[in-house]
Context: one part of a larger RNA
RNA sequence: UGACGGGGAGCCGCACAAGCGGUGGAGCAUGUGGCUUAAUUCGAUGCAACGCGAAGAACCUUACCUGGACUUGACAUGCAAGUAGUAGAACCCCGAAAGGGGGACGAUCCCGCGCAAGCGGGAAGCUUGCACAGGUGCUGCAUGGCUGUCGUCAGCUCGUGCCGUGAGGUGUUGGGUUAAGUCCCGCAACGAGCGCAACCCCCGUGAUUAGUUGCCAUUAUUAAGUUAGGCACUCUAGUCAGACUGCCUGUGAUAAGCAGGAGGAAGGUGGGGAUGACGUCAAGUCAGUAUGGUCCUUAUGUCCAGGGCUGCACACGUGCUACAAUGGCCGGUACAGAAGGAAGCAAUACCGCGAGGUGGAGGUAAUCCCCAAAACCGGCCUCAGUUCGGAUUGGAGUCUGCAACCCGACUCCAUGAAGCUGGAAUCGCUAGUAACGGCGCAUCAGCUACGGCGCCGUGAAUAAAAUCCCGGGUCUUGCACA
Numbered sequence: 001u002g003a004c005g006g007g008g009a010g011c012c013g014c015a016c017a018a019g020c021g022g023u024g025g026a027g028c029a030u031g032u033g034g035c036u037u038a039a040u041u042c043g044a045u046g047c048a049a050c051g052c053g054a055a056g057a058a059c060c061u062u063a064c065c066u067g068g069a070c071u072u073g074a075c076a077u078g079c080a081a082g083u084a085g086u087a088g089a090a091c092c093c094c095g096a097a098a099g100g101g102g103g104a105c106g107a108u109c110c111c112g113c114g115c116a117a118g119c120g121g122g123a124a125g126c127u128u129g130c131a132c133a134g135g136u137g138c139u140g141c142a143u144g145g146c147u148g149u150c151g152u153c154a155g156c157u158c159g160u161g162c163c164g165u166g167a168g169g170u171g172u173u174g175g176g177u178u179a180a181g182u183c184c185c186g187c188a189a190c191g192a193g194c195g196c197a198a199c200c201c202c203c204g205u206g207a208u209u210a211g212u213u214g215c216c217a218u219u220a221u222u223a224a225g226u227u228a229g230g231c232a233c234u235c236u237a238g239u240c241a242g243a244c245u246g247c248c249u250g251u252g253a254u255a256a257g258c259a260g261g262a263g264g265a266a267g268g269u270g271g272g273g274a275u276g277a278c279g280u281c282a283a284g285u286c287a288g289u290a291u292g293g294u295c296c297u298u299a300u301g302u303c304c305a306g307g308g309c310u311g312c313a314c315a316c317g318u319g320c321u322a323c324a325a326u327g328g329c330c331g332g333u334a335c336a337g338a339a340g341g342a343a344g345c346a347a348u349a350c351c352g353c354g355a356g357g358u359g360g361a362g363g364u365a366a367u368c369c370c371c372a373a374a375a376c377c378g379g380c381c382u383c384a385g386u387u388c389g390g391a392u393u394g395g396a397g398u399c400u401g402c403a404a405c406c407c408g409a410c411u412c413c414a415u416g417a418a419g420c421u422g423g424a425a426u427c428g429c430u431a432g433u434a435a436c437g438g439c440g441c442a443u444c445a446g447c448u449a450c451g452g453c454g455c456c457g458u459g460a461a462u463a464a465a466a467u468c469c470c471g472g473g474u475c476u477u478g479c480a481c482a
């Protein structure tokens, strides 16, 4: 000087408390461990691995296994030799394919010579040989780059000066204050940098510009903003204004600030996002790519078929669905936002109980398409393992795709399991939040999505305190640690 303390002081955080909803019990989905296996490819392992890499494992992917093949190779560059019946190639044979064998027919370009036929040389391609290719083989403890984490915590440092023999200190400590090393005051310090904040994006108010594909107050018109008309309003998307403790009162050291108030759409960081200092964990990644070293080279490379990654006495994590009456079922009826759409989105119509099929208007999209559910109204059920719950299984189908046996999703009929609110323990959340409800997108032929990322609808309770648990700053103290 740090680190550490079941030392002290003081501060903060959904850390506790107060409250709401879960997990831990059940069934299923998914990831992991383990076991099994020819293989169940590899990595990730306290927080910070475990719906993680994977934003799509039937083949492909694919790295694994079994079997069958290839050897200058699936891919790149260069050198040498050969090459017109050359390259290519219908077709035939073996084969699961890859591959191997045969093969009628049969080319192209450039230069020189030549009237032309053609001849010579070269290119392309092919064959052979050699340099080399190739490796998701190993090492993340050789690395770059990127990322997680402490933590959006308020810290981490430097120059000069001063103090100390020196390591180092001071500044950065102290008194207040703040979300903040934020600001004020004081001080052997005076300044500065990286962080904080602000500058950036979205939302909330208004003005202005613009008015189609959007909108409709007034006037006609229509089944319909449909048409005429209009750009007031909504909206769209550019520009600008607006919030700064600016004003008032109190408080405070007359300071920084704090408390209350006015005005205002918004008030003290207005709400959300992006943004992650010096560093820590030899943290993660050689399998995203790059890369040193090392290893393989008729194989640890390459191609193919099939299988596996989906295996199941079990254990754990993360989720979904429930156990019901604030509910289930049937009928009626209303209201979104944000996205996406040409090998794609698909209306009206018809067929089917349905998944879906037929068909194709429209739209390169503020124009057309895809588009809610909970809620609300009426009825039935009356506390029951039930009209709860839907696992499992049998049958019949639909769709995608060469192909749904291993191993897809969905539909209909039948079947109707566990489950009556969950031990110890444990998680999230402070407001348009939690909880509940649906919708969209990426990946994608299809889909094991109940995952991820977004969007809107309905919409709470409780705390504003510092006793304890956990984590993190600051000062101080002890120290047998560095």
Stems, first nucleotide, its partner, number of pairs: 001482002004478002007476003011472003019429005026321008034312002042053002064307007073132001077131007088105001091102004108123006134296002137294003143290001145285003148281001150279001155194006161170003174185003200273004205241007214231003219228002244267001247261005323422001327381006340369002345362001349358003388419001393414007435458007
Small-subunit ribosomal RNA, 3' major domain from an uncultured bacterium, 482 nucleotides, folded computationally.
Its Rfam family is "Bacterial small subunit ribosomal RNA".
The RNAcentral record of the full RNA draws on ENA and SILVA.